Large-subunit ribosomal RNA, domain VI from a bacterium, 295 nucleotides, folded computationally.
[in-house]
Context: one part of a larger RNA
RNA sequence: UGUCGAUAGUCUGAGGGGAAGGUACUAUGAGUACGAGAGGAACGUAGUGUCGCAGCCUCUAGUCUGCCAGUUGUCUGACAAGGCAAUGCUGGGUAGCCACGCUGUAGCCGAUAAGGGCUGAAAGCAUCUAAGCUCGAAGCGGUCCCUAAAAAUAGACUAUCAUCUCUGAAAUUCUUGUCCUUGCGACAGGAACGUAGGAGCGAGGGCCCCGGUAGAACACCGGUUUGAUAGGUUGGAAGUGUAAGCAAAAAGCUUCGGCGAUUUGUUCAGCUCACCAAUACUAAGAGCCCAAGGA
Numbered sequence: 001u002g003u004c005g006a007u008a009g010u011c012u013g014a015g016g017g018g019a020a021g022g023u024a025c026u027a028u029g030a031g032u033a034c035g036a037g038a039g040g041a042a043c044g045u046a047g048u049g050u051c052g053c054a055g056c057c058u059c060u061a062g063u064c065u066g067c068c069a070g071u072u073g074u075c076u077g078a079c080a081a082g083g084c085a086a087u088g089c090u091g092g093g094u095a096g097c098c099a100c101g102c103u104g105u106a107g108c109c110g111a112u113a114a115g116g117g118c119u120g121a122a123a124g125c126a127u128c129u130a131a132g133c134u135c136g137a138a139g140c141g142g143u144c145c146c147u148a149a150a151a152a153u154a155g156a157c158u159a160u161c162a163u164c165u166c167u168g169a170a171a172u173u174c175u176u177g178u179c180c181u182u183g184c185g186a187c188a189g190g191a192a193c194g195u196a197g198g199a200g201c202g203a204g205g206g207c208c209c210c211g212g213u214a215g216a217a218c219a220c221c222g223g224u225u226u227g228a229u230a231g232g233u234u235g236g237a238a239g240u241g242u243a244a245g246c247a248a249a250a251a252g253c254u255u256c257g258g259c260g261a262u263u264u265g266u267u268c269a270g271c272u273c274a275c276c277a278a279u280a281c282u283a284a285g286a287g288c289c290c291a292a293g294g295a
Stems, first nucleotide, its partner, number of pairs: 005161007015147004021051008034039001052105005060099001062097002067092005072085005107143004115135004164200004172192008180183001201293001204290004209223004229283003232279005238272003245266005252259002
């Protein structure tokens, strides 16, 4: 763009894609069938692994360079708080992402192949085949998963909106008056027709804006004051591990004035990214564009 009015939503499923499954072992069957014995199955049933595939993050781990703490050198006069040194180094660690972690990964049906058969003639018999019928594979097609109305036979259903308003040439038709060259004439008007065009209304949609269950761009999804969409704030969860200040203790040093590593209390403190809630404080204000209008 088309799908023969437009918009919003819910479906159907022709068609397309998939390998979503592969395999081993154990127990039972059964010390059975079989076999003189030695030995020793199968159909079936139940279970446990492994490889692959898909999904997920409750647990166990990894990572977590805008989280917390410790600490070295140096600088900001000291403290506090910080800069630089691979995030300076080190110990932990939320969300997220992940595997080494967790979950799932049946069977059945249909038509068949090789093959096995039934009935059965040609050919009084025989014969699975010529007519007809029945079985039969990890293979084929379904059931299963994903996608799919552009499937031109262009699908179905539900709801809503619209069956417009104003303006408007040219052309055409009808008609009035005047003129003279009396015609299918010229000029100046009027009416009808509402066409091309212009403007408006309009369900809904888009841009812009705040964002993320989404994402290379686009798209998709949520929100836009009738609002919890993001940020902030408050509270919680979770992480780190007991902040600063003040008070007290204290090895040691001392010029006897004092200084003092460190420890204890206040203090499971202080701080805290991505998590969970509450709360309009901030920003989603305003504005622009498209759009069906038929017979």